[in-house]
Record summary: The RNA shown here (Bacterial RNase P class A) has 376 nucleotides and comes from a Gammaproteobacteria bacterium. The coordinates come from a structure-prediction model, not an experiment, and the mean pLDDT is 75. The sequence was found by an Rfam model in a public genome assembly. Its Rfam family is "Bacterial RNase P class A". Rfam describes the family as follows. Ribonuclease P (RNase P) is a ubiquitous endoribonuclease, found in archaea, bacteria and eukarya as well as chloroplasts and mitochondria.
RNA sequence: AGAGUCGGCCAGACAGUCGCUGUGCCCGCGAGGGCAGGGAGGAAAGUCCGGGCUCCACAGGGCAAGGCGCCAGGUAACGCCUGGGAGGCGCAAGCCUACGGAAAGUGCCACAGAAAACAAACCGCCUGCCGUAUCGCGGGUAAGGGUGAAAAGGUGCGGUAAGAGCGCACCGCGCUGCCGGUAACGGCAGUGGCAGGGUAAACCCCGCCUGGAGCAAGACCAAAUAGGGAAGCACAUGCUUGUCAUGACCUGCGGCCCGCAGGGGCUUCCGGGUAGGUUGCACGAGGCGUCCGGUGACGGGCGUCCCAGAUGAAUGGCUAUCGAUUGCGAUUUGCAUCGUAAUACACAGAACCCGGCUUACAGGCUGUCUUCCUCC
Numbered sequence: 001a002g003a004g005u006c007g008g009c010c011a012g013a014c015a016g017u018c019g020c021u022g023u024g025c026c027c028g029c030g031a032g033g034g035c036a037g038g039g040a041g042g043a044a045a046g047u048c049c050g051g052g053c054u055c056c057a058c059a060g061g062g063c064a065a066g067g068c069g070c071c072a073g074g075u076a077a078c079g080c081c082u083g084g085g086a087g088g089c090g091c092a093a094g095c096c097u098a099c100g101g102a103a104a105g106u107g108c109c110a111c112a113g114a115a116a117a118c119a120a121a122c123c124g125c126c127u128g129c130c131g132u133a134u135c136g137c138g139g140g141u142a143a144g145g146g147u148g149a150a151a152a153g154g155u156g157c158g159g160u161a162a163g164a165g166c167g168c169a170c171c172g173c174g175c176u177g178c179c180g181g182u183a184a185c186g187g188c189a190g191u192g193g194c195a196g197g198g199u200a201a202a203c204c205c206c207g208c209c210u211g212g213a214g215c216a217a218g219a220c221c222a223a224a225u226a227g228g229g230a231a232g233c234a235c236a237u238g239c240u241u242g243u244c245a246u247g248a249c250c251u252g253c254g255g256c257c258c259g260c261a262g263g264g265g266c267u268u269c270c271g272g273g274u275a276g277g278u279u280g281c282a283c284g285a286g287g288c289g290u291c292c293g294g295u296g297a298c299g300g301g302c303g304u305c306c307c308a309g310a311u312g313a314a315u316g317g318c319u320a321u322c323g324a325u326u327g328c329g330a331u332u333u334g335c336a337u338c339g340u341a342a343u344a345c346a347c348a349g350a351a352c353c354c355g356g357c358u359u360a361c362a363g364g365c366u367g368u369c370u371u372c373c374u375c376c
Stems, first nucleotide, its partner, number of pairs: 002371003006367005012322002015319004020039002023036005041347001045358002048356005053214004060258004065210005070084005085099001086097004100205002105203002107199003122145002124141006153171006172194001173192008218279004228270006236246003239242001249263005286305008324343007
């Protein structure tokens, strides 16, 4: 100097001026005015997850349905994050993983191929009928070849008529034991010739988790109309004769069952009125700084700050300086420096709030590590 890997930060600052808007205080009968302070993102986006909060509602059990799927932690929680394990990719730094179970069962593996799972013999090899060769028929074989993504574990030696875990050594696999580790798992030793595949992001099995609806939730105030019309469902027993008790019935609890609660109501259709105001609405699983603990995610202590709350929807325009970037020129071996001009140009705008994930993105600043070239 080149090529890469893994991160972090910015997405302007300050001042003046004009304008919009929330809050607090003051003045004013009111309209309104004055002072002080604040005012859109790293994704505010997607609505994909998880919650806080509100209501159903006092809210339980089971089935079904859905989600997750190596281990251990973090967190309010998660399908998120951190660390580790296994498998794979990369020279490496690192990166990826829809990562429980195929010996519970079912299904699928096109075409090619003899054969794709209770699996097999196309070519070939050996051998008998026949002394040699060929052909044919029969027997043995799965080492060699072919097909395929995948074909009775791999390499080597021995053995055999030819072969084959047939036997042996090593590797692989299963089982057992010991050691290390919280665990996933790893190592070592022994033993067995050893179940011939893949696929569960196929059905399924196993383990864990899960009420529903949502701020247009909900609460309050005011006002108005027609206390409107039609159809349907459901009454048995008892005696103290009341709509009292029990049951049946109806309604509600995402689907079904049980169960629970409420009720004389409930369901559907037609028609009419209101759509106004206040609240929910920002003090938070909050921000920032610092110390401690932890490999880390993160947790704790101390200090400090209050940092949008609109409702057809405010948060903006101009000027100058500084910073940064870019272009041009001067100077210089080069860097640096000076002058001049331009510029926030991308993706894009809160609407109950928060933790994640995913997607979009002009211009930059910066750190760690790996590899490679040259020079000393």